About this RNA: Model confidence (mean pLDDT): 80 of 100. Predicted 3D model of a 74-nucleotide RNA (transfer RNA) from a soil metagenome. Its Rfam family is "tRNA". By type it is a transfer RNA.
[in-house]
RNA sequence: GGUCCCGUAGCUCAGUGGAGCAGAGCGCCCGAUUCCGGGUCGGGAGGUCGCACGUUCGAGUCGUGCCGGGACUG
Repeated sequence: GGUCCCGUAGCUCAGUGGAGCAGAGCGCCCGAUUCCGGGUCGGGAGGUCGCACGUUCGAGUCGUGCCGGGACUG
């Protein structure tokens, strides 16, 4: 350099055009339980879905470019 894959919450990921308005588990915060802690239970915060442009009535989802990471290959 070429081909391909990935990028969604602090971490690991689901979601493959429309109803559930962006979710789960873990973590974090608050409360209950406990002498305290852990565990368990209840509640909560946290995201402009890597960035931009485009397609569409409608985009996390499709297309293009860029950025970052990875695999294979010259």